The RNA shown here (transfer RNA) has 74 nucleotides and comes from a Bacteriovoracaceae bacterium. Lineage of the source: Bacteria > Pseudomonadati > Bacteriovoracia > Bacteriovoracales > Bacteriovoracaceae. Model confidence (mean pLDDT): 81 of 100. The sequence was found in a public genome assembly. It matches the Rfam family "tRNA". About the family: Transfer RNA (tRNA) molecules are approximately 80 nucleotides in length. Rfam classes the family as a transfer RNA.
RNA sequence: GCAACCGUAGUUCAGCUGGAUAGAAUAUUUGACUACGAAUCAAAGGGUCGCAGGUUCGAAUCCUGCCGGUUGCG
Repeated sequence: GCAACCGUAGUUCAGCUGGAUAGAAUAUUUGACUACGAAUCAAAGGGUCGCAGGUUCGAAUCCUGCCGGUUGCG
């Protein structure tokens, strides 16, 4: 330099054949339980879906450019 894949909650990821409120686990906080903790149960908070444009009635999802990461080739 070229190509492919990936980027979504603090972390690990699902969702990516466009459809209405964006989810799970774990972590954090609060409550229950306990002599106190752990475990368990319940609840809460936490996201401009990497960034900027475009298409569309509607975009995490499709298109373009850029940024970052991984792998392969040279």